[in-house]
This is a predicted structure of an 84-nucleotide RNA (transfer RNA) from Amaricoccus solimangrovi. The sequence was found in a public genome assembly. Its Rfam family is "tRNA". By type it is a transfer RNA. Its mean pLDDT, the model's own confidence on a scale to 100, is 81.
RNA sequence: GCGGGCGUGGCGGAAUGGUAGACGCAGGGGUCUCAAACACCCCCGCCGCAAGGCGUGUCGGUUCGACUCCGACCGCCCGCACCA
Numbered sequence: 001g002c003g004g005g006c007g008u009g010g011c012g013g014a015a016u017g018g019u020a021g022a023c024g025c026a027g028g029g030g031u032c033u034c035a036a037a038c039a040c041c042c043c044c045g046c047c048g049c050a051a052g053g054c055g056u057g058u059c060g061g062u063u064c065g066a067c068u069c070c071g072a073c074c075g076c077c078c079g080c081a082c083c084a
Stems, first nucleotide, its partner, number of pairs: 001080007010025003018064001027043005045054003057073005
């Protein structure tokens, strides 16, 4: 350089054109206990007092609607080629 695959919260992952993060782990709070463990309940992306706004690597495009389709770029991985 060429071809291919992948990129979503702190982590594993779901949704694959129609409420993003289901479900689980980790974390926080509570009930219970003399205390702890176990068990059970609630919360758990970001900003905001709230209403609301934003968020799927980045920037554009298509669409009523994009994590999903198209283009360029960035990063990682695999294969091929080149290089004394």